[in-house]
RNA sequence: AGAGUUUGAUCCUGGCUCAGAAUGAACGCUGGCGGCGUGCCUAACACAUGCAAGUCGCGCGAGAAAGUGGCUUCGGCCAUGAGUAAAGCGGCGAACGGGUGAGUAACACGUGGAUAACCUACCUAGGAGUGGGGGAUAACUCUGGGAAACCGGGGCUAAUACCGCAUACGUCCCCGAGGCUUCGGCCUUGUGGGGAAAGCGGGCCUCUACUUGUAAGCUCGUGCUUUUGGAUGGGUCCGCGUCUGAUUAGCUAGUUGGUGAGGUAAUGGCUCACCAAGGCGACGAUCAGUAGCCGGCCUGAGAGGGUGAUCGGCCACACUGGAACUGAGACACGGUCCAGACUCCUACGGGAGGCAGCAGUGGGGAAUAUUGGACAAUGGGGGAAACCCUGAUCCAGCAACGCCGCGUGGAGGACGAAGGCUUUCGGGUCGUAAACUCCUGUCAGUUGGGACGAAAAGGUGUCGGAGUAAUACCCGGCAUCCAUGACGGUACCUUCAGAGGAAGCCCCGGCUAACUCCGUGCCAGCAGCCGCGGUAAUACGGGGGGGGCGAGCGUUAUUCGGAUUUACUGGGCGUAAAGGGCGCGUAGGCGGCCUAGCAAGUCAAAGGUGAAAGCCCUCGGCUCAACCGAGGAACUGCCUUUGAAACUGCCUGGCUUGAGGCUGGGAGGGGGUAGCGGAAUUCCCGGUGUAGCGGUGAAAUGCGUAGAUAUCGGGAGGAACACCAGUGGCGAAGGCGAUUCUCUGGACUGUUACUGACGCUGAGGCGCGAAAGAGUGGGGAGCAAACAGGAUUAGAUACCCUGGUAGUCCACACCCUAAACGAUGGAUACUUUGUGCUGCGGGUGUUGACCCCUGCAAUGCCUUAGCUAACGCGUUAAGUACCCCGCCUGGGGAGUACGGUCGCAAGGCUGAAACUCAAAGGAAUUGACGGGGGCCCGCACAAGCGGUGGAGCAUGUGGUUUAAUUCGAUGCAACGCGAAGUACCUUACCUGGGCUUGAACUGUGGUGGACCGUCCACGAAACUGGAUUUCCACUUCGGUGGUCGCCACAGAGGUGCUGCAUGGCUGUCGUCAGCUCGUGUCGUGAGAUGUUGGGUUAAGUCCCGCAACGAGCGCAACCCCUAUCCUUAGUUGCCAUCAGGUAAAGCUGGGAACUCUAAGGAGACUGCCUUGGAAAUCAGGGAGGAAGGUGGGGAUGACGUCAAGUCCUCAUGGCCUUUAUGUCUAGGGCUACACACGUGCUACAAUGGGCGGUACAAAGGGUUGCGAAGGCGCGAGUCCGAGCCAAUCCCAAAAAGCCGUCCUCAGUUCGGAUUGCAAUCUGCAACUCGAUUGCAUGAAGCUGGAAUCGCUAGUAAUCCCGGAUCAGCAUGCCGGGGUGAAUACGUUCCCGGGCCUUGUACACACCGCCCGUCACAUCACGAAAGUCGGCUGUACCGGAAGUUGGUGAGCCAACCCGUAAGGGAGGCAACUACCCAUGGUGUGGUCGGCGAUUGGGGUGAAGUCGUAACAAGGUAGCUGUAGGAGAACCUGCGGCUGGAUCACCUCCUU
Repeated sequence: AGAGUUUGAUCCUGGCUCAGAAUGAACGCUGGCGGCGUGCCUAACACAUGCAAGUCGCGCGAGAAAGUGGCUUCGGCCAUGAGUAAAGCGGCGAACGGGUGAGUAACACGUGGAUAACCUACCUAGGAGUGGGGGAUAACUCUGGGAAACCGGGGCUAAUACCGCAUACGUCCCCGAGGCUUCGGCCUUGUGGGGAAAGCGGGCCUCUACUUGUAAGCUCGUGCUUUUGGAUGGGUCCGCGUCUGAUUAGCUAGUUGGUGAGGUAAUGGCUCACCAAGGCGACGAUCAGUAGCCGGCCUGAGAGGGUGAUCGGCCACACUGGAACUGAGACACGGUCCAGACUCCUACGGGAGGCAGCAGUGGGGAAUAUUGGACAAUGGGGGAAACCCUGAUCCAGCAACGCCGCGUGGAGGACGAAGGCUUUCGGGUCGUAAACUCCUGUCAGUUGGGACGAAAAGGUGUCGGAGUAAUACCCGGCAUCCAUGACGGUACCUUCAGAGGAAGCCCCGGCUAACUCCGUGCCAGCAGCCGCGGUAAUACGGGGGGGGCGAGCGUUAUUCGGAUUUACUGGGCGUAAAGGGCGCGUAGGCGGCCUAGCAAGUCAAAGGUGAAAGCCCUCGGCUCAACCGAGGAACUGCCUUUGAAACUGCCUGGCUUGAGGCUGGGAGGGGGUAGCGGAAUUCCCGGUGUAGCGGUGAAAUGCGUAGAUAUCGGGAGGAACACCAGUGGCGAAGGCGAUUCUCUGGACUGUUACUGACGCUGAGGCGCGAAAGAGUGGGGAGCAAACAGGAUUAGAUACCCUGGUAGUCCACACCCUAAACGAUGGAUACUUUGUGCUGCGGGUGUUGACCCCUGCAAUGCCUUAGCUAACGCGUUAAGUACCCCGCCUGGGGAGUACGGUCGCAAGGCUGAAACUCAAAGGAAUUGACGGGGGCCCGCACAAGCGGUGGAGCAUGUGGUUUAAUUCGAUGCAACGCGAAGUACCUUACCUGGGCUUGAACUGUGGUGGACCGUCCACGAAACUGGAUUUCCACUUCGGUGGUCGCCACAGAGGUGCUGCAUGGCUGUCGUCAGCUCGUGUCGUGAGAUGUUGGGUUAAGUCCCGCAACGAGCGCAACCCCUAUCCUUAGUUGCCAUCAGGUAAAGCUGGGAACUCUAAGGAGACUGCCUUGGAAAUCAGGGAGGAAGGUGGGGAUGACGUCAAGUCCUCAUGGCCUUUAUGUCUAGGGCUACACACGUGCUACAAUGGGCGGUACAAAGGGUUGCGAAGGCGCGAGUCCGAGCCAAUCCCAAAAAGCCGUCCUCAGUUCGGAUUGCAAUCUGCAACUCGAUUGCAUGAAGCUGGAAUCGCUAGUAAUCCCGGAUCAGCAUGCCGGGGUGAAUACGUUCCCGGGCCUUGUACACACCGCCCGUCACAUCACGAAAGUCGGCUGUACCGGAAGUUGGUGAGCCAACCCGUAAGGGAGGCAACUACCCAUGGUGUGGUCGGCGAUUGGGGUGAAGUCGUAACAAGGUAGCUGUAGGAGAACCUGCGGCUGGAUCACCUCCUU
């Protein structure tokens, strides 16, 4: 510090996800030791049991027992225990310590102040005092009640308990004076008044009394009273800070203030009476939700964000609610009272209780420990002290819960062992790893030793201090003695033995470090995201190997980070989410120049505070570390004081440039009102006139003989204003268009008095706001939602047509939304040029129109810099800055629901969540596609010729059938295709019969000796059984090798599967002209350029131009055949000349001329002329030439596409099979046959058919072959067999043609199917199932519907010939020649293709994508009659305990009066008033649960109906509104371009 994921690829936007750190954690697997920490986050749920707060005899009275000892009359008594235990009165403590976080959004907390408005026990410093009396009461005893808890009555007694009295330095109160003052009060002082106390302990005898010594006394200590200070702790008040929601906007009656009173330690409506009507709130009151706050902790570079366990500070609470008492302190965790709920006891009458103390239990939960030890240390309470108490605390136990440390061994060791895994079978790897050798000894185990934490205190001695009568007591120092350890026989040290006891977890597709085998086969499963799995899975499961961490490792949860993804640091808003529809303006925010001052902000210095701990730095202590100690720094904050005055602010005085303004002008569809005009539509009246009109792609509905349409004249009425008209004008926007009058707003321009910052923006608010819609009343010509009819269509609730109502228009009053758009808020300033246009002004020239230059303002276009993801923007910014407002934060759900508010309604504004997805998007790129455009080509169309489709047959296919009808090929590009030959074989299929190392191949071991051949039996054959016959080479004579049969083992075999695992081969687009690369340049990039453009070509062929320059694969050419000529050669071919010769014949001699054969050359290149054109390429024409513009034909097939075809040619991975899916064999099948299709043949006839005669080829084939002549047969053929291994012989007759003749338009002398009979040939064999011949038979068919195919010249058409395969079988296929046409105006259309361009939501690429209803399943949500609950407001009832007040006839010791009786003062019970908890009644608010039914939404594999959108998506789309419709949607009105295409206009650039 980043990475993955949207796309074919790219850049951007944007979300999701990951890598890090952390935790009071939990879960899974695993687990050796130690140290230090930590450990109910849930039920503030309920709690058994034990313990957690007592202590003091130096405050007081009283006071056991057991035990022991002694005595005893055995009844007991005495002593001791012991002034002990236990209890009581009294004092102090119990308000600390410990727990928890329910409540609390608050002066609760934090921070800083105030208290001149207060309190403070114990402690401390100081002042003054501590005199003298009194009456009770518990304990105890007696007694009563009660189950108990406990309560009552009589009696005795003490105090540091209680109560008077005396005294009063301070103190408190009243009154007065003086000083100070921050005017609040404070200080000093005077008179008067009020108000205290308690003793206890030690010591001593100087004084007094008795006189041992003690008492008074003295003295010391400690208490007590009063008071002033201190310290500590608290109370109260204030500034600032402190969560979310506005779908909570108004709240408030003691409320806000005053006066007076009460109350409190103290201010204060804290409380009360009266008076006033205030107080709070958009800087967020009130209400609702959530929450203890902080130091800190986690994270982060920081700013921040999250959090508030342990430790520390504060607060709150103690079963729930209320209340007070005591006290210095409480409204009190282990106190009281009351109410409630719960639990327990009960004799049913009544009682008891409160673990959110420490342990522990149940429960809840994913989850959190021992009913331990000790007061040894630290701290606390009491005490004079010893000491007691202390679940505070210190320790131990449990738990890998966290952090830290250590170990599980070290070194050597290669035949690289065995074994595992893998393999290309060679090997590789686990791997120096192990074994083995030599060592070491941590931890654990064992032996022995053994701490620190302990020093105070206490005793003794001594010194000093204070003190005294005093050497006592008391205090301090020193010395010495002595006691004290829970942890714990622990840490630590040491002995011994021995590698001995100690390694797992996760991961290995990318992110992300680490790869293979097997299994599985969209199954089982994995998954954080992307995504893996459908037979070769590095992604599932296992094995091997590897990577990471390590006593842990993973997972889950949560937080921060990454995330600049809420942006203060540090984001955005034209098109990605995002500018309010527009203006006016309130609060607020911001604000020109100069000047003097103030000092709030700001800056500086100093002081205070910012607790400790923590973080950081340094040093130190545990062997290190974690941990701990000490010091420092820091704590970014707040407060106070002093200073500065630039900037902001406030204030003083001025200025004119911002703003406003007087005045003069011209421009304008700016707005309102009232008039008025012409054209047109429609309607009415009349005339002319006659059969149609109208409408459409074509029609129909409709209108018209009752006279339409058309035309002329007249009239009515409503609405809108052609031309002008223009990226021209005006307005804030919406918007505004004939013309005139009138009223009125704004902008601009010229000039310039004046005011003097008066400004900008603008949350709320107010106003305006297209169209549609709505209310009332008018109006209504045209148009036109709805509706009706006609068409179209599969349907057509649409598009088209004919009608047509609201509406459109006016008035008044609503609605308030739009693609209300420049998808661009307003204001100000600055920043390169050019060129239009509008308004006003200035200048020069001109008589003028006008032209040119120029200023201001408005409005356009192109561009510089700059900006931008790109597109683009570019002085009218989307540039550079500043100010203010609005808005955004992934897609869907959804602008929906609920709530509120506005509206007559429709609906508007505001505006979520659950759930769901990993994307949704923007711009640009390359393709592909378009019922987009341009250019061009092709037998593509057109023009022609001949076919197919109809018939019969042949052949292939589908289908059907079958035991099998083997398999493959399936649009073009399968279908006379694989198959260039299905009777057996082939053969792969079926049925039956056999074989199992096999029919064919290789090797090893064993065995036999031959093998081969011949014969016999069974059988359909294969096969099985048998007979006969019988080895070779070498040799060291043992044997070895070869060959064959048999046995066994390795292995064979498979036309079995997968062409979607493959190679090879092939088809197709397409012989189409394309497909790419290097370097350079442009672009962030994908990519572009080159390859586009202007011409031209068959061609990316060539030329020109050009940020390109070159190159490659294709094109062309080079190759073959053919057309002309030449040269060479001359047999088997040829024969002109010469000779011979025949019936004829190159037959013979001979010839080498010709034809021909087959080798080599020539020739054609737009080379020449001319025309077009700027030129060039090139094109048109011409000459010559056998051939002319690639002469004709062939071979040749770029990058690639179709998972195209082929595992059945071959090869091959994997899988399957192995007495069978192999192999042998006989028979059958591939030849079936209601049917459908493709490809062909033959025909339908006279351009023909039959018969007779007669002529002319080329190219091939031939020895298991072609087979002449001759004979036989009607013929197929046969007999014989010449010749020929071929320019020699044969196949071999060429046919159409030509000549002659018959037929005469008919199902025929056309046509030949079908069938019968008889034959021939091939073959082991023609039944299923061959071909041919003869005779006989003589079907359909008279030129073929829709549709469709081929062909542009030696072509189509037509006619024969040959070959491959092959025993035989050809209408098929491949070749050959003969005869030999017609037509092409042209590129509008159909099909295919190429290039450029355009749109795109497509990229599996239009056979694409995609929308909505319906049906099914499932999920969450809304509504809903109601119902249940929580919180809460309000009115009323009722009112426990308790405080306070009142009464107090009953009761009462202290004080007073009184001898007493009694009375007074004071109090108690009781009653009562106010307040008030729980409670009750009624009525609201709010939140939530459930809810028959219902509504839409999301998701799902696929289903139904259509085709809405994306291309002009086939009616451009979208949009607001209204109506309609199964559904997407359709239609009306207005708007937008985020519409393609064509044309025109305007403007700009070159």
Molecule: small-subunit ribosomal RNA
Organism: uncultured prokaryote